This is a predicted structure of a 360-nucleotide RNA (Bacterial RNase P class A) from an Acidimicrobiaceae bacterium. Model confidence (mean pLDDT): 77 of 100. It matches the Rfam family "Bacterial RNase P class A". Rfam classes the family as a ribozyme. The sequence was found by an Rfam model in a public genome assembly.

RNA sequence: CGAGUCGGCCGGGUGGCCGCGGCCGGGGUGGCGUUUCGGCGCUGCAGACGGCUGAGGAAGGUCGGGGCUCCACAGGGCAGGGUGCUGGCUAACGGCCAGUCGGGGCGACCCGCAGGACAGUGCCACAGAAAACAAACCGCCGAUGGCGGUGCCUCGGCAUCGCACAGGCAAGGUUGAAACGGUGCGGUAAGAGCGCACCAGCGCCCGGGGUGACUCGGGCGGCUUGGUAAACCCCACUCGGAGCAAGGUCAAACAGGGGACGGGCUGCCCGCCCUAUGUCCCCAGGUAGGCCGCUUAGAUGGAUGGCCACCCCGCCGGGUAACCGGCGGACAGAACCCCGCCUACAGGCCGGCUCGCCAC
Repeated sequence: CGAGUCGGCCGGGUGGCCGCGGCCGGGGUGGCGUUUCGGCGCUGCAGACGGCUGAGGAAGGUCGGGGCUCCACAGGGCAGGGUGCUGGCUAACGGCCAGUCGGGGCGACCCGCAGGACAGUGCCACAGAAAACAAACCGCCGAUGGCGGUGCCUCGGCAUCGCACAGGCAAGGUUGAAACGGUGCGGUAAGAGCGCACCAGCGCCCGGGGUGACUCGGGCGGCUUGGUAAACCCCACUCGGAGCAAGGUCAAACAGGGGACGGGCUGCCCGCCCUAUGUCCCCAGGUAGGCCGCUUAGAUGGAUGGCCACCCCGCCGGGUAACCGGCGGACAGAACCCCGCCUACAGGCCGGCUCGCCAC
């Protein structure tokens, strides 16, 4: 210098003018209560005044978890959902950190829905003989038995040649993502873990390291076991539902219930009845509506903005240059709160590490 990889951060600045939401202040005005008639207290309203304050790294998607609220719930089981290598962190999580194993990269580093396929069941397209307790298309053999020929002889066999009929084989060929270990020697009629050596893999045992996943070394065994659980399933752990329009509280009007006054039986009292009427008091329910929940932004038609100037960054044009002119500066916007994840994003800054080239 170039290429790459990982992590962190910013995401326009200053000033002026205009505008919006919330809170506070003193003042204005209306209502109610009280009053020693001067005021005082509570509450509402409106536009000016002054002060303070007002979006994000994702406020987004609403995916995981928690707080909070209401409903349900003795305990146990079934069914159903979720999670799934190990250790730790956390209030919790499907999150984070560190590691193990597997895969990719020369490397820094990256990726992994990473338990179990000797508990059982199922599936494996096309091609291929065959897709799983095996089977046999081409092929090899035909030792043994069979059939045919020739020779010999003690006439019952023996030797030899051929056929590929029974039968044997799975080495080689062919298919496929995947074909029942690989190489070599022996062995055989031909072959085959059939035997042996080495290698790979599996299981068991012993020893070393590690909390653990796991790993290193040695020995033994049968010689060898396909894949798929993002198929059912098995195992381990775990899970009640709904959500701030949750929910709480105050509480009109109309209607309802009770009582007093009232009317009738009845001249009076008690008692009973009536209300289609009027006045007053009380009650339950909790609708309209208000308030709380609600927040160092806290709305409920939902504010957090606009313009100008200068600066910053990028591009284009002009100019020898200083500089001048024009255009552009993203994604997106709280609505109960918090922890995460994921997704979107113009432009820019900082740091660690790796590889290559060049110079000293």